[in-house]
Molecule: FMN riboswitch aptamer (RFN element)
Organism: Elusimicrobia bacterium LH_S2
RNA sequence: AAUAAUCUUCGGGAGAGGGUGAAAUUCCCAAUCGGCGGUGAUUAGUGUAAUCCUUAAGUCCGCGAGCCGAAAGGCAGAAUCCGUGUGAAUCGGAUAUCGACGGUUAAAGUCCGGAUGAGAGAAGGUCAAA
Numbered sequence: 001a002a003u004a005a006u007c008u009u010c011g012g013g014a015g016a017g018g019g020u021g022a023a024a025u026u027c028c029c030a031a032u033c034g035g036c037g038g039u040g041a042u043u044a045g046u047g048u049a050a051u052c053c054u055u056a057a058g059u060c061c062g063c064g065a066g067c068c069g070a071a072a073g074g075c076a077g078a079a080u081c082c083g084u085g086u087g088a089a090u091c092g093g094a095u096a097u098c099g100a101c102g103g104u105u106a107a108a109g110u111c112c113g114g115a116u117g118a119g120a121g122a123a124g125g126u127c128a129a130a
Stems, first nucleotide, its partner, number of pairs: 005126006017029003031110002033099002035063004044054002047052001058097002066075003079095005101113003
């Protein structure tokens, strides 16, 4: 220094305002949110001595939650255009689009519930051997 084992902690956000109606935070207008790892064109930073550090995608790759199944196992969302440039799936701009299950006086990403749960994973500690 790396690997294995083990322990601890952490680990999801969001219905302003209005309309219709007997009834809707569920419909309509409008509003609002974006888990984890990777990538990060030559991104960004009033971090740094630095080639170091931090940060940068809901819709590019993968994972998780969720659903089906006795099990093995299976299912599982969404993006284009323009610009810059040698080069753009990630930068800048514009316009789109997606979101488990159960519940509900009326259809839910946002309310209530399973959930003081689970979890991708993140950080740190301890021990032994090679």